This is a predicted structure of a 1526-nucleotide RNA (small-subunit ribosomal RNA) from an uncultured bacterium. It matches the Rfam family "Bacterial small subunit ribosomal RNA". Its family is annotated with ribosome and structural constituent of ribosome in the Gene Ontology.

RNA sequence: UAGAGUUUGAUCCUGGCUCAGAAUGAACGCUGGCGGCGUGCCUAACACAUGCAAGUCGAGCGAGAAAGCGGCUUCGGCCGUGAGUAGAGCGGCGGACGGGUGAGUAACACGUGGACAACCUACCUGGAAGUGGGGAAUAACUCGAGGAAACUUGAGCUAAUACCGCAUACGUUCGCAUCGUGCAAGCGGUGCGUGCAAAGAUGGCCUCUUCGCGAAAGCUGUCGCUUCCAGAUGGGUCCGCGGCUGAUUAGCUAGUUGGUGGGGUAACGGCUCACCAAGGCGACGAUCAGUAGCCGGCCUGAGAGGGUGAUCGGCCACACUGGAACUGAGACACGGUCCAGACUCCUACGGGAGGCAGCAGUGGGGAAUAUUGGACAAUGGGCGAAAGCCUGAUCCAGCAACGCCGCGUGGAGGAUGAAGGCCUUCGGGUUGUAAACUCCUGUCAGGUGGGACGAACGGGAUGCGGUCAAUAUCCGCAACCCCUGACGGUACCACCGGAGGAAGCCCCGGCUAACUACGUGCCAGCAGCCGCGGUAACACGUAGGGGGCAAGCGUUAUUCGGAAUUAUUGGGCGUAAAGGGCGCGUAGGCGGCUAGGCAAGUCAGGGGUGAAAUCCCUCGGCUCAACCGAGGAACUGCCUCUGAAACUACCUGGCUUGAGGCCGGGAGAGGGUAGUGGAAUUCCCAGUGUAGCGGUGAAAUGCGUAGAUAUUGGGAGGAACACCAGUUGCGAAGGCGGCUACCUGGACCGGUUCUGACGCUGAGGCGCGAAAGUGUGGGGAGCAAACAGGAUUAGAUACCCUGGUAGUCCACGCCGUAAACGAUGCGCACUAGGUAUGAGGGGCUCUGACGCCCCUUGUGCCGAAGCAAAAGUGCUAAGUGCGUCGCCUGGGGAGUACGGCCGCAAGGCUAAAACUCAAAGGAAUUGACGGGGGCUCACACAAGCGGUGGAGUAUGUGGAUUAAUUCGAAGCAACGCGCAGAACCUCACCUAGGUUUGACAUGCACGGAUGCCCUUUGGGAAACCAGAGUAAGCUGCCUUCGGGUGAAACGUGCACAGGUGCUGCAUGGCUGUCGUCAGCUCGUGCUGUGAAGUGUCGGGUUAAGUCCCUUAACGAGCGAAACCCCUAUCGUUAGUUGCCAGCGGGUCAUGCCGGGAACUCUAGCGAGACCGCCGGCGUCAAGCCGGAGGAAGGCGGGGACGACGUCAAGUCAUCAUGGCCUUUAUGCCUAGGGCGUCACACGUACUACAAUGGGUGCAACAGAGCGACGCGAGACCGCGAGGUGGAGCAAAUCGCACAAAUGCAUCCUCAGUUCGGAUUGGAGUCUGCAACUCGACUCCAUGAAGCUGGAAUCGCUAGUAAUCGCGCAUCAGCCAUGGCGCGGUGAAUGUGUUCCUGAGCCUUGUACACACCGCCCGUCAAGUCAUGGGAGUUGGGAGUACCCGAAGUCCGCUUAGCCAACUUGCAAGAGAGGCGGCGGCCGACGGUAAGCCCGAUGACUGGGACUAAGUCGUAACAAGGUAACC
Repeated sequence: UAGAGUUUGAUCCUGGCUCAGAAUGAACGCUGGCGGCGUGCCUAACACAUGCAAGUCGAGCGAGAAAGCGGCUUCGGCCGUGAGUAGAGCGGCGGACGGGUGAGUAACACGUGGACAACCUACCUGGAAGUGGGGAAUAACUCGAGGAAACUUGAGCUAAUACCGCAUACGUUCGCAUCGUGCAAGCGGUGCGUGCAAAGAUGGCCUCUUCGCGAAAGCUGUCGCUUCCAGAUGGGUCCGCGGCUGAUUAGCUAGUUGGUGGGGUAACGGCUCACCAAGGCGACGAUCAGUAGCCGGCCUGAGAGGGUGAUCGGCCACACUGGAACUGAGACACGGUCCAGACUCCUACGGGAGGCAGCAGUGGGGAAUAUUGGACAAUGGGCGAAAGCCUGAUCCAGCAACGCCGCGUGGAGGAUGAAGGCCUUCGGGUUGUAAACUCCUGUCAGGUGGGACGAACGGGAUGCGGUCAAUAUCCGCAACCCCUGACGGUACCACCGGAGGAAGCCCCGGCUAACUACGUGCCAGCAGCCGCGGUAACACGUAGGGGGCAAGCGUUAUUCGGAAUUAUUGGGCGUAAAGGGCGCGUAGGCGGCUAGGCAAGUCAGGGGUGAAAUCCCUCGGCUCAACCGAGGAACUGCCUCUGAAACUACCUGGCUUGAGGCCGGGAGAGGGUAGUGGAAUUCCCAGUGUAGCGGUGAAAUGCGUAGAUAUUGGGAGGAACACCAGUUGCGAAGGCGGCUACCUGGACCGGUUCUGACGCUGAGGCGCGAAAGUGUGGGGAGCAAACAGGAUUAGAUACCCUGGUAGUCCACGCCGUAAACGAUGCGCACUAGGUAUGAGGGGCUCUGACGCCCCUUGUGCCGAAGCAAAAGUGCUAAGUGCGUCGCCUGGGGAGUACGGCCGCAAGGCUAAAACUCAAAGGAAUUGACGGGGGCUCACACAAGCGGUGGAGUAUGUGGAUUAAUUCGAAGCAACGCGCAGAACCUCACCUAGGUUUGACAUGCACGGAUGCCCUUUGGGAAACCAGAGUAAGCUGCCUUCGGGUGAAACGUGCACAGGUGCUGCAUGGCUGUCGUCAGCUCGUGCUGUGAAGUGUCGGGUUAAGUCCCUUAACGAGCGAAACCCCUAUCGUUAGUUGCCAGCGGGUCAUGCCGGGAACUCUAGCGAGACCGCCGGCGUCAAGCCGGAGGAAGGCGGGGACGACGUCAAGUCAUCAUGGCCUUUAUGCCUAGGGCGUCACACGUACUACAAUGGGUGCAACAGAGCGACGCGAGACCGCGAGGUGGAGCAAAUCGCACAAAUGCAUCCUCAGUUCGGAUUGGAGUCUGCAACUCGACUCCAUGAAGCUGGAAUCGCUAGUAAUCGCGCAUCAGCCAUGGCGCGGUGAAUGUGUUCCUGAGCCUUGUACACACCGCCCGUCAAGUCAUGGGAGUUGGGAGUACCCGAAGUCCGCUUAGCCAACUUGCAAGAGAGGCGGCGGCCGACGGUAAGCCCGAUGACUGGGACUAAGUCGUAACAAGGUAACC
């Protein structure tokens, strides 16, 4: 020391991406009241107009105006003043500080600590001494000359604290001598000789001197000047250590490394030069390239670190670019000089001028950064004796929310919880005490008035003290007086007035605090990540509300953090990324026991330093704070002194256990060479022999009558070594397998004789290194890439087959890679066991063997602890430690490009980036799936029976058509489905007409009194429109019976009604399906980090997760079963409408009647079946098999009943319902039409094709239903449908109602028929307002297709299939052959699970989870983007060689030009020296040459990435359909 989101269906792990924090010299958007303190070109070291930024000194020197004013004037001017002023010059000091910037620089540049006996230091301080005496010039100035200008130049005059000699010399330079010290270099001292200084200015006084004033001389103060010593300050130089990236930069270096000697510097030094030597640096990273000012600090962080180097402070570097020196104490000089270059400006074109990276300011660049302000009042600096002057340093002000800090925009009360807004379930909620309103306050801003601190100095006069001869001067100190403020009339204070002038921004899906409505409809848009948006968006836009912060709020950018995500603190590498293929070994790292020494590391104490500021603590000053001041602490570092001696290092000595040697053994596919053996394949020869062989899923190609295959004998040749053979052995790995010999490596065991730490690891390096490949030469039997042919296939450049060349083999070279794997580097030590086996040895019993026990060393299996994300591993570690090497840091791009090295080539090693994604991964879990496995079910198949698919018709659907053919249903699980009844209605569709508070509900207001009912006229297709009449009847409630109110109805208006309009993907309900399949879960416990598992698995058994046994499970629930209904047997109760055995009566006949209650039946209640009994099997179980009994036997048959769930399954058109839409229409009414169309296609059915049949006649036997708007008997009529008529019956009573198949009899005799009945014509019947579109039925006539149905496909396991009829719902009727029921007749086959389909359980694999209708790969095509190559083109950079050579230093030359000082000389002159000139070295810019590095661009070209629905295939994931992969 805080975490969160995001990979998955879920989990754990790995791992990246993202967020919350803090920060900023910021910028942008919206907004903006005040103040304080800070900060403000990060870009173009781009270019700069204008002003200012460094001057000062008259107490160093000479000279010296003008205007103005005053006076005079002969009007020309003169005088005075201005004024010894201004301005300039000579001279001195300062312009080397202060201020700016960060280009360059990877360096002793910086930081830190040292060193200089190798150095300098103006001004300042202290000390010592001196300041004597001369000389010659030159600016200014005057007079000229040149020039556009800048400026230059000639002649002449003059001063100095300017310049030059001379004297003196504490001292110092040099030379000589000498002493001390030191290893030496050197240092210190003494003596002699030699060279070397100076400047005056100013104030005062009269003490010293003969003297009174004055002057001189003199004295004295102050400031200077000279020499020396020392200090202080500032600098110079050297060294240790420290701080960037790249090795795809590995070698660099000739002044280079050292020496000697010159030169040079303040000083050491190759700093420079000559000569000599050949060194120096580098893997501890030289050189090269890129980047960069460094530090105190600042930001962040728990820290360690990471990032950064604005403001402030220290250092460095630079000043237009490059070079150079001069002056000076100090510079190679920001506002100096010279040269070169670029640029700008002026020009009379000859020539000149300039340098804001000082302060302001301008242009430009840029996302972006301020005033051409005030003042020297303060602080500081320069000059001056001082006053003072100068100072864009500085102090202030201005601009900017750029940052930090503070304050305000009001406070208290106030519920009708106002209005308005928003939402609403319409009740209300919320905004919200918020407002209004009442009472207060007065910060800030505004107005008025007062009003600072910052001021100390300085000057004046006075006093005291010091200096001095001095009461003078000068200096110092006191109190007094005078004077100095840019900021600024600012801070601050008081008063006035009044809540009056002062709030925004972002956000509200999760992370993350804050939710609703509307709009929009994968559009517009949002987005930091995950992700929102396709009609109900808390995610877009707006509004209301809410949250956060607040004069700001957000966004963007950047840094650190979170990130233990580069891991020192503090990570890893078997499978997630990651162990080098293996060994030998160099450097390096690490290293046994013991004794002594040393003190480098280490530890302790002391000293120095670690600037200030900052951070921290305490205290203090601004009202607080920010800010500032003071003190302390700290600055984790470096240096140094002293000490300690355990450990490490080092030195010395010893030891034997690590390591090695020696002796004795045995094991082994260890390696190399030579030889040798048999089996087999192939080929050749010969024999036998004949038609095939071969090959496959099946074939074909191929071989064979020229004799194959087969078989026998002989021969040739090459390669490989069966059995033995084994989770056996050996080797470092690759790898090694017949036998023999020779040569040879290693390990192991035993002995314990020797050496004495000789060891481990190992970057580079060297060697070995499967297969394939490659070079040369051999060899070549078999096998076999390529290739050819045959198959397969949609294709088949494959899998399969027939052939077949490289190659495979040998020799000698090369290659150097593999899933080179135990995916596990090497070495050492330690840490439970059990078991097997290879090698060797020992012990016991003992002669030996077997056996048992033990030790060492290998190789395996199982496992404790531990470890691990898990699976696993576990003395052969993936445990615990030590040592060391290699390697990893998200996926893709990519092990690729470029570069380099290696290779004959193929290629190998090393190894990126742009761009792109939010994942990519590991292990395990639950499912699902598999052309995986096991077990088991099911009319799943098989075995059967009958169908469908062919025909005709019916019906539904698709399609087409149409004004409309309303809508829905769509694999199984839509399609005789919604529809248990479409002529109108239904009705939703179309056409046309009409209507608008409506056909229907409720409420309100108003109207007129009638209104309803009834009758009726005209128009019209009707609806409807326009009317007429009114006899009778009806009209609520209250009532005091007077009446009141007004219901119903009508009309008008308003709320609203209405909608089969949309959304079944907003829903409820209901339903289908898997599936009557046996499953689905829970509680507690247990296991696992967890998802989850266990239970529910296993062994049996069952129809069943049914039951039993076992068992870390024990129980429980929903399902299964049971309970319920029907049915099969019996009992009992009951006995009408049912029944009729017996008794009686009666009829042609009939339970018809009396009666009976037995039977059947009816329908209530019961009984019965439970593996209960017996035998066998089975685990003494569950249960199974068989048997008895029984009406029924192992759930007796059937039904109802449908677990958790799946399909966004179906239905908004049954109903209900959210939302949306519609409102003179998408509502309502009406007529007609349509849903009935018809080339065609499909589903479901009916009827058939006939003789097991059809026709006709006669005869027999059901069950279950239905009936009053009904069923309707008998009778009569009709061929018939039906009609007339009406008995009976609300039904065990009457009716529908004759059941049919069947039986008997007869005809038909295999034919498109006496089969089949479609179609059509005619005639009818019935229902209904109405049968044209479009009903059913009847009769007559007609008599189609069809002779058992291709591929394919459906149902059914017993009262079933098949077949036969009957009934019912809907319904006026019916398109019903449909649906739902009922009974009659009544089989066949299977006792199996190989296969097809579906299902259950267990298991296995998985890259699937939208779950195989999954996932997913590559080419091609299209678009976009970045990138490699590329004939080249072009720009930049650094260096090398040479050429040219400015300025300038240095060197040399110069009696031919010039020159005051010094020397010499009387002078002239000469000399010295200087200037100039010339030459030389070096030398910037420039040029030439050949290469190197980096970038831009380039026709074309290579791959890569990304992009809802393109093309071709199907490679991978399951045994992925040829296991996959290297």